Context: one part of a larger RNA
RNA sequence: GAUGAACGCUGGCGGCGUGCUUAACACAUGCAAGUCGAACGAAGCGGUUGCAGGGAUUCCCCUCGGGGAGGAACGGUAACUGUCUGAGUGGCGGACGGGUGAGUAACGCGUGGGCAACCUGCCCCAUACCGGGGGAUAACAGCCGGAAACGGCUGCUAGUACCGCAUACGCCCAGGAGGCUGCAUAGCUUCCUGGGGAAAACUCCGGUGGUAUGGGAUGGGCCCGCGUCUGAUUAGCUCGUUGGCGGGGUAACGGCCCACCAAGGCGACGAUCAGUAGCCGGCCUGAGAGGGCGGCCGGCCACAUUGGGACUGAGACACGGCCCAGACUCCUGCGGGAGGCAGCAGUGGGGAAUAUUGCACAAUGGGGGAAACCCUGAUGCAGCGACGCCGCGUGAGCGAUGAAGUAUCUCGGUAUGUAAAGCUCUAUCAGCAGGGAAGAAAGUGACAGUACCUGACUAAGAAGCCCCGGCUAACUACGUGCCAGCAGCCGCGGUAAUACGUAGGGGGCAAGCGUUAUCC
Numbered sequence: 001g002a003u004g005a006a007c008g009c010u011g012g013c014g015g016c017g018u019g020c021u022u023a024a025c026a027c028a029u030g031c032a033a034g035u036c037g038a039a040c041g042a043a044g045c046g047g048u049u050g051c052a053g054g055g056a057u058u059c060c061c062c063u064c065g066g067g068g069a070g071g072a073a074c075g076g077u078a079a080c081u082g083u084c085u086g087a088g089u090g091g092c093g094g095a096c097g098g099g100u101g102a103g104u105a106a107c108g109c110g111u112g113g114g115c116a117a118c119c120u121g122c123c124c125c126a127u128a129c130c131g132g133g134g135g136a137u138a139a140c141a142g143c144c145g146g147a148a149a150c151g152g153c154u155g156c157u158a159g160u161a162c163c164g165c166a167u168a169c170g171c172c173c174a175g176g177a178g179g180c181u182g183c184a185u186a187g188c189u190u191c192c193u194g195g196g197g198a199a200a201a202c203u204c205c206g207g208u209g210g211u212a213u214g215g216g217a218u219g220g221g222c223c224c225g226c227g228u229c230u231g232a233u234u235a236g237c238u239c240g241u242u243g244g245c246g247g248g249g250u251a252a253c254g255g256c257c258c259a260c261c262a263a264g265g266c267g268a269c270g271a272u273c274a275g276u277a278g279c280c281g282g283c284c285u286g287a288g289a290g291g292g293c294g295g296c297c298g299g300c301c302a303c304a305u306u307g308g309g310a311c312u313g314a315g316a317c318a319c320g321g322c323c324c325a326g327a328c329u330c331c332u333g334c335g336g337g338a339g340g341c342a343g344c345a346g347u348g349g350g351g352a353a354u355a356u357u358g359c360a361c362a363a364u365g366g367g368g369g370a371a372a373c374c375c376u377g378a379u380g381c382a383g384c385g386a387c388g389c390c391g392c393g394u395g396a397g398c399g400a401u402g403a404a405g406u407a408u409c410u411c412g413g414u415a416u417g418u419a420a421a422g423c424u425c426u427a428u429c430a431g432c433a434g435g436g437a438a439g440a441a442a443g444u445g446a447c448a449g450u451a452c453c454u455g456a457c458u459a460a461g462a463a464g465c466c467c468c469g470g471c472u473a474a475c476u477a478c479g480u481g482c483c484a485g486c487a488g489c490c491g492c493g494g495u496a497a498u499a500c501g502u503a504g505g506g507g508g509c510a511a512g513c514g515u516u517a518u519c520c
Base pairs, nucleotide, nucleotide: 001519002518003517005516006515007514008513009512012392013391014390015389016388017387018385019384020350025348026347027346029345030344031343034092035091036090039089040088043085044084045082046081047080048079049078050077051076053074058069059068060067061066099303100302101301108228109227110226111225112224113223114222115221118220119219123216124215125214126213127212128211129210131165133163134162140155141154142153143152144151145150171196172195173194174193175192176191177190178189179188180187181186201208202207229275230274231273236266237265238264241263242262243261244260246258247257248256278300279299280298281297282293283292284291285290305326306325307324308323309322328339329338330337331336356382358381359380360379364378365376366375367374368373395425396424397423398422405416406415407414408413429461432455433454434453435452439447464509465508466507467506468505469490470489471488475504476503477502478501479500485492486491
């Protein structure tokens, strides 16, 4: 000098940051990923119309017994309709965003290259196409099982769900004939023959979609050179091990996997083993070289209760998906089930120690949707903590009988000290009142009546902490008497202690000051 700090004493305001470094310990509760009715059927609700009921109120006739006309509320049924509502089928998204640092000494990361060995949903460009069929199945209904979670059987139904068929400029496979090129395998390209393979509709008629192929963009995958902590009181390690041939598998190369063959491969230029550790941009320090660190922010990686596995998908071996096993917690009718905060808050525990079960989608961004819009603990804000940095204030000028008090004293004085009082001013901050934004592009502001501006008002509401032997800036008195104590080092204290304790005075820093820990 520095810190994600803690502890002691103290504490006025604001801005910007920042806040479980320990138990990757266990978690109550709420929220954190949905959306689309312009893909689909059914249902519900609302509206309009028709029909059959229903008959309020009103009117007409009347022989006062009654008869007739017209027809509201209401509920039923059918059709149409709705910017309406969900459960279900279907699509897209849940692989992003958010968290954590356990593991990992590794092509994990950094840097520079390679892929003639690869993939890429949504988006953009170009070309071509979108014809005609089929069988089911959820929902629903009925029945049944179960305490529940949930499930079974029968029957019906739709589609942008599923499956054939047609078509094929291009695409894929096989065979053949050429051309060009390179970096070894080889790559690019032209033509012929045979074989194979597509699609989905909706619409408010504007569009939005679908299929195939090529290109782009974006994102990823794999390989290689170099670099990347400590220990030799770890010296040998290795059998899919090292290579080959053939296959399997993958988007793709490869012992990645497998059969066979060979016996190789690594190592004092430190293999193997053990310990420690996420890596980097950066941060701290330092004149630099270097040393230390990797919290916030950004990039990459890994993980999601522990271990294993695959499914779906353009993308996962998938934090808020699935299956199995383990530990743990909970429910149970004991047969069986449910769960995973290293998301945001919050709780217990551990600890020297680390915050609100807040507001809003107004902005930025993300998902879905044609859109309206919905969702978004990402994010924007607010709250708490002097945890850090920065800024401001706690007043300014005048004021000597150098008041009182206190300390000291050689009793004359000296110090506190222009300090106070007093007089004259000012109003930053806080408080009160009025106005009141930008952030938003037409509309839409959580923040927030916030920032800011103006006015009135009172010196009022706002100073402590450490030190004073030398290093090191700042001295006296009393108490104590090797006691009590101090101390970073040297060292102080045993009767005049500037070193202990208190007081007066002084020095330093200041809303902080000291101490402890750690790094340079």
Model confidence (mean pLDDT): 85 of 100. Small-subunit ribosomal RNA, 5' domain from an uncultured bacterium, 520 nucleotides, folded computationally.